[in-house]
Context: one part of a larger RNA
RNA sequence: UCCGGCGAGUUGCUCCUCGCGUGCGAGGUUAAGGCCUUCAGGGCCGGAGCCGAAGCGAAAGCGAGUCUGAAACGGGCGUAGAGUACGCGGGGGCAGACCCGAAACCGAGGCGAUCUAUCCAUGGCCAGGGUGAAGCCGGGGUAAAGCCUGGUGGAGGCCCGAACCGUUGUGGGUUGAAAACCGCUCGGAUGAGCUGUGGAUAGGGGUGAAAGGCCAAACAAGCUCGGAGAUAGCUGGUUCUCCCCGAAAUAUAUUUUGGUAUAGCCUCAGGGCGUGUCUUCGGGAGGUAGAGCACUGCAUGGGUUAGGGGCCUUACCCGGUUACCGACCCCAAGCAAACUCCGAAUGCCCGCAAGAUGGACCCUGGGAGUCAGUGGACGGGCGAUAAUGUCCGUUCGCGAGAGGGAAAGAACCCAGACCGUCAGCUAAGGUCCCCAAGUAUGGGCUAAGUGCGAAAGGAUGUGGGUUCGCAGAGACAACUAGGAGGUUGGCUUAGAAGCAGCCAUGCCUUUAAAGAGUGCGUAAUAGCUCACUAGUCAAGUGGAUCUGCGCCGAAAAUGGUCGGGACUCAAGCCCAUCGCCGAAGCUACGGAUGGUAGAGACCUUUGGGUGUCUGCCAUGGUAGGGGAGCAUUGCCUGGGCUGUGAAGCGGACCCGCGAGGGCGUUCGUGGAGCGCAGGCAAGGGAGGAUGCCGGA
Numbered sequence: 001u002c003c004g005g006c007g008a009g010u011u012g013c014u015c016c017u018c019g020c021g022u023g024c025g026a027g028g029u030u031a032a033g034g035c036c037u038u039c040a041g042g043g044c045c046g047g048a049g050c051c052g053a054a055g056c057g058a059a060a061g062c063g064a065g066u067c068u069g070a071a072a073c074g075g076g077c078g079u080a081g082a083g084u085a086c087g088c089g090g091g092g093g094c095a096g097a098c099c100c101g102a103a104a105c106c107g108a109g110g111c112g113a114u115c116u117a118u119c120c121a122u123g124g125c126c127a128g129g130g131u132g133a134a135g136c137c138g139g140g141g142u143a144a145a146g147c148c149u150g151g152u153g154g155a156g157g158c159c160c161g162a163a164c165c166g167u168u169g170u171g172g173g174u175u176g177a178a179a180a181c182c183g184c185u186c187g188g189a190u191g192a193g194c195u196g197u198g199g200a201u202a203g204g205g206g207u208g209a210a211a212g213g214c215c216a217a218a219c220a221a222g223c224u225c226g227g228a229g230a231u232a233g234c235u236g237g238u239u240c241u242c243c244c245c246g247a248a249a250u251a252u253a254u255u256u257u258g259g260u261a262u263a264g265c266c267u268c269a270g271g272g273c274g275u276g277u278c279u280u281c282g283g284g285a286g287g288u289a290g291a292g293c294a295c296u297g298c299a300u301g302g303g304u305u306a307g308g309g310g311c312c313u314u315a316c317c318c319g320g321u322u323a324c325c326g327a328c329c330c331c332a333a334g335c336a337a338a339c340u341c342c343g344a345a346u347g348c349c350c351g352c353a354a355g356a357u358g359g360a361c362c363c364u365g366g367g368a369g370u371c372a373g374u375g376g377a378c379g380g381g382c383g384a385u386a387a388u389g390u391c392c393g394u395u396c397g398c399g400a401g402a403g404g405g406a407a408a409g410a411a412c413c414c415a416g417a418c419c420g421u422c423a424g425c426u427a428a429g430g431u432c433c434c435c436a437a438g439u440a441u442g443g444g445c446u447a448a449g450u451g452c453g454a455a456a457g458g459a460u461g462u463g464g465g466u467u468c469g470c471a472g473a474g475a476c477a478a479c480u481a482g483g484a485g486g487u488u489g490g491c492u493u494a495g496a497a498g499c500a501g502c503c504a505u506g507c508c509u510u511u512a513a514a515g516a517g518u519g520c521g522u523a524a525u526a527g528c529u530c531a532c533u534a535g536u537c538a539a540g541u542g543g544a545u546c547u548g549c550g551c552c553g554a555a556a557a558u559g560g561u562c563g564g565g566a567c568u569c570a571a572g573c574c575c576a577u578c579g580c581c582g583a584a585g586c587u588a589c590g591g592a593u594g595g596u597a598g599a600g601a602c603c604u605u606u607g608g609g610u611g612u613c614u615g616c617c618a619u620g621g622u623a624g625g626g627g628a629g630c631a632u633u634g635c636c637u638g639g640g641c642u643g644u645g646a647a648g649c650g651g652a653c654c655c656g657c658g659a660g661g662g663c664g665u666u667c668g669u670g671g672a673g674c675g676c677a678g679g680c681a682a683g684g685g686a687g688g689a690u691g692c693c694g695g696a
Stems, first nucleotide, its partner, number of pairs: 001696006011095003015092010027051003033045005055062002065077004098237002101234001105227003109224003117201009126191001128160003131156001135152006164188003169184004203219001205215003240629006250263005264370002266367007276357005281351004290342001291340002296336003300332004307325002309322004373398010403414003418591004423587003429581003432565003438578001440577006451567001457552002461549010478536005484509003489503003515530001519528002592619008601610003630685001632682007640674002648669003652665001653662003
C1' cells in the first nucleotide's frame, strides 16, 4: 500500500417543548397493586396522584377580577381561543450522550534498590619500576645543644606504568556486530581506590562530592491496578439513493477574539394579504463632488503706509534719510478632512396612479448553519497617490459555479450545467499551420521582428496638417574668385595686431561685397576660415509648430522564445465592409421531475386527498432545512417455494432516474432451509478516523 471482517447521534427519565396520528372532551388519564386468562401475551378492576377548567398579590387576602394606592379619569398582570392520555417524529435538559484521542490529577491500593544513588556488615584485589619524609646509627662539631655530613630507614589522597576502574580527543558505526559499541589516543592506578556476597533507605518519598542526576533500556515526581468511558471551547473520522429550497464569514455582548448567546441571513409548517421590489411621475430633507475666498486659517508678488531697525542731525523735544523689517487697507493670483458666499449627479425618505415583477411582502411557531472570508471595479482612511498590504463604504463575482475565452491560471471577459441527440444559431474570443473558421475585400501606416514589457530625457527615422521666410530680377547646396583701406581702433599689457581681458561699436572710406570681426591658429605677428559679394549652375529651398507609427534610453543569475512554428503592400498597427468558426448560452426534437392553470376520473370527515391528460414556467449548488424512497437483520399476520435441490457463490440478459430489483430463461457449484404481501422493531448501509483485527 492493497484485500476481507469490525467500526461512530444510541438508550433511560410520570423532565420540557413543537409537529403528526388516535381516543375521549369541560374534562382527560390512571400509578403501585389486585382479579381473570388461551399466560414472557392479553382483558377487567384500582381515581391515590397528575394536567386542564381563574386569576391577581410578597402575603393576609379578594376574585372576573386583582395588585399598586388616601384614591384612580389611570397603570401592571388577567378575563372575552380546549384540553388531556397514549403512540411516533423534530429539538432541548439530566446522564460518558456521535466515535476515537491527551499532557495530567487522586487513591486512608499494590509491586519494585537483581539496573542505579548512598549507607551498613563481611570478604577479595592492586605486575614491575622510581623518588627517598620522620626516626635511628656512625663521623664531624658544641661547654652542652641546635647544626653539618655519611649511612640506615621506607613515609606519601608522591612519580612512571600493567591488571583493575574510567572515558579526553578523533575516526568508524548511526534500518549498527551493539537501543551507547569498535579502533587509535587519553585520566586514575595505596586511595575520598576498585570489587564479590549479604543487607538498609520507596514515590512529593528515597538517594544525590548537586547534573533535576539516579530509583530495572524514556523520572520536574517510578511501575501497576483502580476513580475512569477524567476532561479536551482542540484535531481527525462519522457508512444507501433520488427530489425541492438554499445561507453566512456581519452587528452587539463576552477573562472574548479559531468558543458562545441574541439579532441578521436559510429552511419547514400554519395564517394574513393589492402589503414588497423596480421604472415613470409629484413632494421633501441634506452640505459630498466641484467650485469659491464672504468667514476661519495657510500662503506669494506689487501698491500705499502706521509702527520698528540702521544712518545723519541733535543738550532735550524735534527733524532728515533709507536698495532694511513691516500691521491694517487696496490690486493681482492661490491652498484647506476638521474653511464655506455657493453647490450638483447619484443615493435616501414620503405619496397618488400606471406599468413591470414574484420561492416578492407581513405575522406566529419548529429546525438550522454562519461569527477565520476573499478577488475585481468605484469612493475613502492608514501606508510611500508601495504591497496578492491593511481598515471602512457601494456593487459584482469566487466561496457554494460547471461550460467557452485569456497558452497554463478560485476572483478578469463571455455565459448560469434537469437528461439525451453523429441537428441548427450565436457570445466573448478568433479565422496561415499546430487548431474549428478568410493566406477575405478596400484604404492607409510601420522596417523597428516594433508587433511580442517601461519613464524622464535624447535624435536631419518616416507619413499627414498648419504657418513664416528666400526663389527665373536665378534662391538653397556645391565649385571658382573676392573678403579691402584709415588701423596694430582706444585702453590694458612684456606683447594684445579682428580673435586673453576692458570700453566704444549706426566710426569713416573704397566698393559688387567685406564685422573695428564666426571659429581654428601664433609668444605676438603670420597663416586657414566664416559672415558678406560676384560668377558658374539650374528649380525649388530654409525655419517654426500640431499630429500618426517607429528609434535610443533597456543590466540577473541552468538554454532561448510572441503558447510554438513561423509572419513584413503582413499572419503587425489604424479605418471600413462582407462571410465564417466558436459554449453545457439560445433554438429544434424526445424524455424526467417540481410548480401553476384548466379538463375530466376515483376516494372523502365536504376542509380536501390520489392519480391521468393538456398548456406554461422552473429544475448549478457547500454548510444547512424539508420531502420521497431502496437495501440489510429479526418479529407478527396472511399466503407460498423447497432433495424433481433452499440459502450462499460464479457468468450473461432484462427492468428501475437511482439506491436496487428480476429470473418468465438458463447453466455450473452447493447440499437444507427460504422468499412474497401488509405491518412492527432495529447492534440497519463503510473508503477514509497516522482507525481495530486478520491476510497478501